Model confidence (mean pLDDT): 84 of 100. Predicted 3D model of a 108-nucleotide RNA (SAM riboswitch aptamer (S box leader)) from a bacterium. Rfam family: SAM riboswitch aptamer (S box leader). Gene Ontology term of the family: regulation of gene expression.
[in-house]
RNA sequence: AACUCAUCCAGAGAGGUGGAGGGACAGGCCCUGCGAUACCUCGGCAACCGACCUUCGGGAACGGUGCCAAUUCCUGCUCACCGGCGAGGCCGGCGAGGAAGAUGAGAC
Numbered sequence: 001a002a003c004u005c006a007u008c009c010a011g012a013g014a015g016g017u018g019g020a021g022g023g024a025c026a027g028g029c030c031c032u033g034c035g036a037u038a039c040c041u042c043g044g045c046a047a048c049c050g051a052c053c054u055u056c057g058g059g060a061a062c063g064g065u066g067c068c069a070a071u072u073c074c075u076g077c078u079c080a081c082c083g084g085c086g087a088g089g090c091c092g093g094c095g096a097g098g099a100a101g102a103u104g105a106g107a108c
Stems, first nucleotide, its partner, number of pairs: 003106006013042005021031003025076004043068003048064003052059002072100001077097003081093005
């Protein structure tokens, strides 16, 4: 790198370094000199794995990760439904299933 399984509409800030981009990609739409991405310190959220307790329902949060703008920010493929219009096409909306992505664990 690729593979398997699970989850992804909740939640979570302050300071310092630094100086222009960032939100995976594309199209949108946003964040950003009232300081982005990134890094450091302290703090917090959460409960995937290990460990602890358990009335076996769960609890708690020690360790390993992860995370702390917006539903994975929305859409990106398929199916079906609803509404509108200048009408067999176009526009808009809700839903289901996928693809891609992220995180954890396993296996290799």